[in-house]
Context: one part of a larger RNA
RNA sequence: GGCGUAUGGGGAAUGCCUAGGCUCUCAGAGGCGAUGAAGGACGUGAUAAGCUGCGAAAAGCCACGGGGAACUGCACACGAGUGUUGAUCCGUGGAUAUCCGAAUGGGGCAACCCGGCAUGUUGAAGGCAUGUCACACCGUAAGGUGAGCGAACCCGCUGAACUGAAACAUCUAAGUAGGCGGAGGAAGAGAAAACAAAAGUGAUUCCGUUAGUAGUGGCGAGCGAACGCGGAUUAGCCCAAACCAAUGUUGUUUCGGCAAUAUUGGGGUUGUAGGACUACGAUAUUUGAACUAUAAUGAACUGGAACACUUUGGAAAGAGUGGCCAUAGACGGUGAUAGCCCGGUAUAGGUAAAGCGUAGUGAGAUAGUAGUAUCCUGAGUAGCGCGGGGCACGUGAAACCCUGUGUGAAUCAGUCGGGACCAUCCGAUAAGGCUAAAUACUCCUGAGAGACCGAUAGUGAACCAGUACCGUGAGGGAAAGGUGAAAAGAACCGUGAAUAACGGAGUGAAAAAGAUCCUGAAACCAUACGCUU
Numbered sequence: 001g002g003c004g005u006a007u008g009g010g011g012a013a014u015g016c017c018u019a020g021g022c023u024c025u026c027a028g029a030g031g032c033g034a035u036g037a038a039g040g041a042c043g044u045g046a047u048a049a050g051c052u053g054c055g056a057a058a059a060g061c062c063a064c065g066g067g068g069a070a071c072u073g074c075a076c077a078c079g080a081g082u083g084u085u086g087a088u089c090c091g092u093g094g095a096u097a098u099c100c101g102a103a104u105g106g107g108g109c110a111a112c113c114c115g116g117c118a119u120g121u122u123g124a125a126g127g128c129a130u131g132u133c134a135c136a137c138c139g140u141a142a143g144g145u146g147a148g149c150g151a152a153c154c155c156g157c158u159g160a161a162c163u164g165a166a167a168c169a170u171c172u173a174a175g176u177a178g179g180c181g182g183a184g185g186a187a188g189a190g191a192a193a194a195c196a197a198a199a200g201u202g203a204u205u206c207c208g209u210u211a212g213u214a215g216u217g218g219c220g221a222g223c224g225a226a227c228g229c230g231g232a233u234u235a236g237c238c239c240a241a242a243c244c245a246a247u248g249u250u251g252u253u254u255c256g257g258c259a260a261u262a263u264u265g266g267g268g269u270u271g272u273a274g275g276a277c278u279a280c281g282a283u284a285u286u287u288g289a290a291c292u293a294u295a296a297u298g299a300a301c302u303g304g305a306a307c308a309c310u311u312u313g314g315a316a317a318g319a320g321u322g323g324c325c326a327u328a329g330a331c332g333g334u335g336a337u338a339g340c341c342c343g344g345u346a347u348a349g350g351u352a353a354a355g356c357g358u359a360g361u362g363a364g365a366u367a368g369u370a371g372u373a374u375c376c377u378g379a380g381u382a383g384c385g386c387g388g389g390g391c392a393c394g395u396g397a398a399a400c401c402c403u404g405u406g407u408g409a410a411u412c413a414g415u416c417g418g419g420a421c422c423a424u425c426c427g428a429u430a431a432g433g434c435u436a437a438a439u440a441c442u443c444c445u446g447a448g449a450g451a452c453c454g455a456u457a458g459u460g461a462a463c464c465a466g467u468a469c470c471g472u473g474a475g476g477g478a479a480a481g482g483u484g485a486a487a488a489g490a491a492c493c494g495u496g497a498a499u500a501a502c503g504g505a506g507u508g509a510a511a512a513a514g515a516u517c518c519u520g521a522a523a524c525c526a527u528a529c530g531c532u533u
Base pairs, nucleotide, nucleotide: 001532002531003530004529005528006527007526008525009524015518016482017481020453021452022450023449024448025447026446027445028444029442030441031149032148039100040099041098042055043054044053050074051073061094062093063092064091065090066089070082071081072080105114106113107112115133116132117131118130119129120128121127135146136145137144138143153184154182155181156180157179158178164171168218194201195200205232206231207230208229209228215223216222236434237433238432239378243266244265245264246263247262248261249260250259251258252257271412273377274376275375276374277371278370279369280368286365287364290361291360292359293358294357301349302348303347307322308321309320310319311318323340324339325329331343332342333341383407384406385405386404387403388402389401390400393419414429415428416427417426418425469476470475489517492504493503494502495501
C1' cells in the first nucleotide's frame, strides 16, 4: 500500500406518514363597482419585526339570535385584565371605514401637492372644521344612467405564420393563435318566402346515427355534408299597413267646413291566404303582474343508542372470555388495530332573511260566423351586370345566402323556392321585431368520490411563494415537510476562557428520539484486527 471483517463519522437514499395538490360528481352561485370596486400604500396591540384581522370608532363598535365557561388570533412566556349582571366564540343585520386606485375640484414621478364655493367657528382672516365642485349621454328642470375590474363559456369585427403537401405557388394549418368591441348566467338561434317528392314532415337548440357515405380537391395533401331515423326538451307571440278618432301645425274658404302633414290612441297580424270594410252574434276559453294566507325547505344551533373483566405492553383500541346497540358497522381522533372512550353518524327537532309550492283576491292580455265590389299586407327592396365572401362545394353545369359598385320590379289573376335553365306539379309567403327549456363554462361556496400523487412526486408554491434571488425592463423564478404519546425540551455537578463542546446526573418505552432531532442505504473518511506485498 491492497483486500477482508468489525466499529464509528459523513451523507440523506429508502420505508412509513400528510398538513398540500390533481381529476371529477351532485347541489348552490354566476358577478363586484361613483352608497367609490378589484388591487394596494400607510397605520392599528401593554410589549409587536412578520402573517392574519381591522381602519383615527383601527386583532375592533352596536342590535338581535345561538351558545354556556372559559377568554385576550398565528404565538409560548411575563404583566395587566375580561367573564354566569352570560364573556371569548358562531350566525344575521347595522355603524365606522385614513390615502391611492375607474379616481371624478385642478395637478402629479400612485398612495403626494395646490385650490374654488357654501355653512359654521366670531366682527375679521394667507386659520380650522364639515359639505360640495370631473367627463359623456338622456331630461325643460329636479335628477337619472355610464365608466373600471373579473377564470372560462358566448356573439361580432379583424386576422397570421410555422407546419402538411415528403420542394412549392392554388390548397393546408385555420377563420386556428393573436388583437379589438359587446353581453349574459348562459349567449347565439328560433316560429318556414323551410324540407321533401307523387308519400309526407311541421320553429330553434343539443346528442346518437346516417357516414368518413354523397361530394369536393395542383381529383394531390387533404376537406367533408344533407335528407331520413332514434332520443333530450318543448311554447308560442308582438308590430308596420288598410280603417276610425283626438290633438297640434299649415294651406284654402262661401267662415259651415275641406285638404295636407305630424303625434298619440283604437284597430290588426296571415298562406286550406288573412285583415280592413259591410252584416250578424255573444261574453266563452286560456293566461296572468301584484297582494294576502299557508305547507315544506332554509344561517348559527339542539337531542342523539350500546362494554366490561383477564392478559402482553411504556401505553390497549391488540389477544382471550363473556355481553350490548344498530333507521347509527360513514369518517376522524384517542399513548398500537375501538359499532358500544371522544367528536360525530342514522334519525328527529329548530328560527330570521330570501327563494319556491299551494289556495284566494285579481290589474291586465287573449276568441267567433257570413259576404268578397273596393282598400291593405314591410322598396332603392327582390332581381340583374361587374368584383368578392359564406355555404362540405377551390367558378365549376353552380343553385342558395351576404354585399362593395352600377342598375332596378311586381302588388294576390301577386311573389319566392324545389342545385344551371324551361314547362308541369308541389311547397312557402321575403325585404320589421320578441321568445323559456333541452346546450356550453367554473374565478367562487357546500357536500362527496378516486385501480390519482405522496415531498426530485403532486400546483411554480404541503413550509410567511409568485416569496428569496436574477433582469434597465417586458419577464424569469427557486430551495426548504417529520423530536416525543405528552416538552416531561435535560434541574444540579464536573472539565473548560466560555452563553462553545464534552462527561456525569435526571426525564422518557426509547436520547444509538437531544432540538443539524422518525427510519438512516451508497459514495467518501477514520480506527482496530486478520491476510498479503
Large-subunit ribosomal RNA, domain I from uncultured Croceitalea sp., 533 nucleotides, folded computationally.
It matches the Rfam family "Bacterial large subunit ribosomal RNA". Rfam links the family to the GO terms ribosome and structural constituent of ribosome.